[in-house]
Context: one part of a larger RNA
RNA sequence: CCGUGGUUAAGGAACUCGGCAAAUUGACCCCGUAACUUCGGGAUAAGGGGUGUCCCGACCGGUAUAAGCCUGCGCGAAAGCUGGUCGGGAUCGCAGUGAAAUGGGCCAAGCGACUGUUUAACAAAAACACAUCUCUAUGCUAAGCCGUGAAGGCGACGUAUAUAGAGUGACACCUGCCCGGUGCCGGAAGGUUAAGGAAGCGGGUCAUUCUCUGCCGCAAGGCGGAGAGGAAGCUUGCGACCGAAGCCCCGGUAAACGGCGGCCGUAACUAUAACGGUCCUAAGGUAGCGAAAUUCCUUGUCGGGUAAGUUCCGACCUGCACGAAUGGUGUAACGAUUUGGCCACUGUCUCAACCACGGGCUCG
Numbered sequence: 001c002c003g004u005g006g007u008u009a010a011g012g013a014a015c016u017c018g019g020c021a022a023a024u025u026g027a028c029c030c031c032g033u034a035a036c037u038u039c040g041g042g043a044u045a046a047g048g049g050g051u052g053u054c055c056c057g058a059c060c061g062g063u064a065u066a067a068g069c070c071u072g073c074g075c076g077a078a079a080g081c082u083g084g085u086c087g088g089g090a091u092c093g094c095a096g097u098g099a100a101a102u103g104g105g106c107c108a109a110g111c112g113a114c115u116g117u118u119u120a121a122c123a124a125a126a127a128c129a130c131a132u133c134u135c136u137a138u139g140c141u142a143a144g145c146c147g148u149g150a151a152g153g154c155g156a157c158g159u160a161u162a163u164a165g166a167g168u169g170a171c172a173c174c175u176g177c178c179c180g181g182u183g184c185c186g187g188a189a190g191g192u193u194a195a196g197g198a199a200g201c202g203g204g205u206c207a208u209u210c211u212c213u214g215c216c217g218c219a220a221g222g223c224g225g226a227g228a229g230g231a232a233g234c235u236u237g238c239g240a241c242c243g244a245a246g247c248c249c250c251g252g253u254a255a256a257c258g259g260c261g262g263c264c265g266u267a268a269c270u271a272u273a274a275c276g277g278u279c280c281u282a283a284g285g286u287a288g289c290g291a292a293a294u295u296c297c298u299u300g301u302c303g304g305g306u307a308a309g310u311u312c313c314g315a316c317c318u319g320c321a322c323g324a325a326u327g328g329u330g331u332a333a334c335g336a337u338u339u340g341g342c343c344a345c346u347g348u349c350u351c352a353a354c355c356a357c358g359g360g361c362u363c364g
Stems, first nucleotide, its partner, number of pairs: 001359008010350002014348001019345001027051005036041001038170001052091012068075002092096001104343007111335002116128002133167006144154003171330004176260003181257002183253005190248003196242002200238006209228008261279005288322001289319001300316005
């Protein structure tokens, strides 16, 4: 010097991002206990008092016999031994749950209802789950899922009060407007349209025909070459027309994905605008909440708390950029949750000291 543990004058959070760590509290009995509340809780709320040992008394138990009662099992007093409760008295110590084990408490706010789950080995939470609510699919060889477009299996030896998928997330009060876009559902008149079919048209090839021509031959003729036209067949290309779903189209649907305006003027102080005008939109944000886990400007402004408060609480509303099951607003209880404050308590600190043990270090 480091680690672990212990004690400390006076002060008592002045420490620090933050009371982190430590200290306080603690057991049992008695008294007493607020707001709020879903009437269960909150609650060991908070806040007080007591506790050793000895003696005495009262009372309540356990334990058994005598007399007596009793057919019998048994019932049954004082005393003794023993357990407990209450009351009174005495007594010792600094201290009586004498050691150890054994909640610090309160107020206010955010988030999440709750118990639970999670990043095995840096995150336990406001994240996940949850009961609740809603929507959608599915009539049984169910939908959905695993599997090779399989067999087979799960669903389920279940049957819509069931099963699957999605969202929300106890409870209370509620959940507004928009179907133009995207999705989904329904519709079938018209438009478009694939494979496939197909009337017809063209190209290539080609039997045959025609024209020109070479050689041989007396001739008849024979053997060839080039060019033009070209049936059927084969082949190749085009193709009117026929032709489903889908898409276009017509409706519905937002607890489907999502969205929910601008400018100008106006009241007899001023200010503001219940009111009016105009443009755009599918519709222009309703209730509630609001500088918020959301507010940039911002330490907004006012109030509270402090001597002093960028945090906190209560308001205001000018919501850069809240808002209603991507749920809105509340909410008792709960939380190793987050934020602010208070009491108690303390070596966190003013400011450090000492002790014990272990290590380092030095010497051997």

This is a predicted structure of a 364-nucleotide part of an RNA (large-subunit ribosomal RNA, domain IV) from an Ignavibacteria bacterium. Model confidence (mean pLDDT): 85 of 100. Its Rfam family is "Bacterial large subunit ribosomal RNA". Rfam links the family to the GO terms ribosome and structural constituent of ribosome. It was read from a public genome assembly.